[in-house]
RNA sequence: AUUCGAGCAAGGCAAACUUGACGGAAGUCAAGGAAGCAAGCUAAAGGGACUAAUGUGUUAACUAAGUCGCCAGCAGCCGAA
Repeated sequence: AUUCGAGCAAGGCAAACUUGACGGAAGUCAAGGAAGCAAGCUAAAGGGACUAAUGUGUUAACUAAGUCGCCAGCAGCCGAA
């Protein structure tokens, strides 16, 4: 450097739900809590999804530089080969 790994060891993250706060919403943060899982970071300027404030529209509806790490990209610790 490459490949593999929830089988071992050492540690790590934390779904649903509850409470409080923020937000128009999608959602986010903190505390509690563990289904599970390989961390973590990247959101106009990679793809995709959600919401629709705002704007457009006679009405259906459309609209993201708002939101989500789903895919993807980058990349750390430990172990094995």
Model confidence (mean pLDDT): 79 of 100. A computed fold for an 81-nucleotide RNA from Paenibacillus sp. PvR098, annotated as c-di-GMP-I riboswitch aptamer. Lineage of the source: Bacteria > Bacillota > Bacilli > Paenibacillaceae > Paenibacillus. Rfam family: c-di-GMP-I riboswitch aptamer. Rfam links the family to the GO term cyclic-di-GMP binding. RNAcentral holds the sequence, with entries from Rfam.